RNA sequence: GGUGACUGAUUACGUGGCUGCGCAAGCAGAGGAAAGUCCGGGCUUCAGUGUCAUCGUUGUUGCUAACGGCAACCCACCGCAAGGUGCGAGCUAGUGCCACAGAAACGAUACCUCCGGCGAAGCUCCAGAACGAAAGUAUCAGGAGCGGAGCCGGAAAGGGUGAAAUAGUGCGGUAAGAGCGCACUGGUUUGCUAGGUGACUAGCGAAUCGAGGUAAACCUAACGGGAAGCAAGGUGGGUUGGACUGUAGACACAUCAAAAGGUUGACACACCGUGUCUGUAGAACCCACCGCUUAGAUAGAUCACGUAAUAAACAAAACCCGGCUUAUCGGUCACCAGGG
Numbered sequence: 001g002g003u004g005a006c007u008g009a010u011u012a013c014g015u016g017g018c019u020g021c022g023c024a025a026g027c028a029g030a031g032g033a034a035a036g037u038c039c040g041g042g043c044u045u046c047a048g049u050g051u052c053a054u055c056g057u058u059g060u061u062g063c064u065a066a067c068g069g070c071a072a073c074c075c076a077c078c079g080c081a082a083g084g085u086g087c088g089a090g091c092u093a094g095u096g097c098c099a100c101a102g103a104a105a106c107g108a109u110a111c112c113u114c115c116g117g118c119g120a121a122g123c124u125c126c127a128g129a130a131c132g133a134a135a136g137u138a139u140c141a142g143g144a145g146c147g148g149a150g151c152c153g154g155a156a157a158g159g160g161u162g163a164a165a166u167a168g169u170g171c172g173g174u175a176a177g178a179g180c181g182c183a184c185u186g187g188u189u190u191g192c193u194a195g196g197u198g199a200c201u202a203g204c205g206a207a208u209c210g211a212g213g214u215a216a217a218c219c220u221a222a223c224g225g226g227a228a229g230c231a232a233g234g235u236g237g238g239u240u241g242g243a244c245u246g247u248a249g250a251c252a253c254a255u256c257a258a259a260a261g262g263u264u265g266a267c268a269c270a271c272c273g274u275g276u277c278u279g280u281a282g283a284a285c286c287c288a289c290c291g292c293u294u295a296g297a298u299a300g301a302u303c304a305c306g307u308a309a310u311a312a313a314c315a316a317a318a319c320c321c322g323g324c325u326u327a328u329c330g331g332u333c334a335c336c337a338g339g340g
Stems, first nucleotide, its partner, number of pairs: 001336008010309007018029004031314001035325002038323005043229004048269005054225005059073005074088001075086004089220002094218002096214003111159002114154005122146005128140001130137002167185006186209010233290007244282010261272003
């Protein structure tokens, strides 16, 4: 320095107080996370079928009632290492985005530089026809060399910019260059062999060379999900009603699934006719009990003081379990790495 496991989170006494049980005496009374409400279940009520939408998950294998959890492993990256991290399927289905800088950011491009062709200004040298008496015409006409502004063409090897720039190194080749050719390496796709349950690993081949990055970008693929939740729901009583719903009957109308409406986020199928009256059950509100518990409240109790001991932190039950995440004061043990 790293990893793993276990464990305590006040204890005892006294006094007073609160809640539940009890006639009374008395007995019991918040955690490892009770927290967050993030997942998965038990339980409760409702729910026609299918497709789409929508939502969730995402390396492999196993554990589990199940999970988005746990364990081991694989791969990638970080670390000298022990180890750590991972919204880990797909960019060769499609659509987007990659600021600034840079010539150019995907089939994009020439700023500097390199090569080839033409070649201005300027400088140096050579030589002077013709005319002329001569001077001179001559800062002129011609030739050669140096020079190199500018224009045209070739190329993406070198340099620059950047997170990333037509895979890398070497040799040959070329006017100069480039997989243009060769050798080796690397990427992508893929075949075979060996190992492994598998993700994958190793080796030997083939084809190919911008197969850039990005999906906690839209999207695609595979798998999964009926909805809502204890303020769920159940029992009993009371009050109000003539609004709404179910059910039974009567009457009237309509019709063979026709229309409208409902069961639904959309569509399809399927099912249900509509109106009035009467009875009945619900409904709305209130109360009590159950659900609800070895603490079991329902505006919600579990506290205060004193003494002793090493004594403090984070904090707080509300139907019940299995996990994850977050906050925090201590103790014990084991293994591993690096350095001295």